[in-house]
């Protein structure tokens, strides 16, 4: 240079006919069990869905660029 992947909660990750209020596991509070406990059993909190535009009623999701990370070719 040219190409392809990925980027969704503190982490790890699901989420393709484009449709309610975006999950799930781990961590984190809390409450409960328990002789006890970091095990088990509920609950709550936690997201600009990487960034910017565009398409459509309606976008994490489809297009265009753009960063950043990984990998192939030269």
């Nucleotide at each position: 240079g040219g190409g392809g992947c990925a980027u969704u909660a503190g982490c790890u990750c699901a989420g393709u006919c484009g449709g309610c209020u975006a999950g799930a596991g781990c961590a984190u509070u809390c409450c409960u069990c328990u002789g006890a406990u970091a095990a088990g059993g509920g609950a709550a909190a936690g997201g600009u869905c990487u960034c910017u535009g565009g398409u459509u009623c309606a976008a994490g999701u489809c297009c265009a660029g753009a960063a950043u990370g990984c990998c192939c070719c030269a």

This is a predicted structure of a 74-nucleotide RNA (transfer RNA) from an Anaerolineae bacterium. Its mean pLDDT, the model's own confidence on a scale to 100, is 81. It was read from a public genome assembly. It matches the Rfam family "tRNA". Rfam links the family to the GO term triplet codon-amino acid adaptor activity. By type it is a transfer RNA.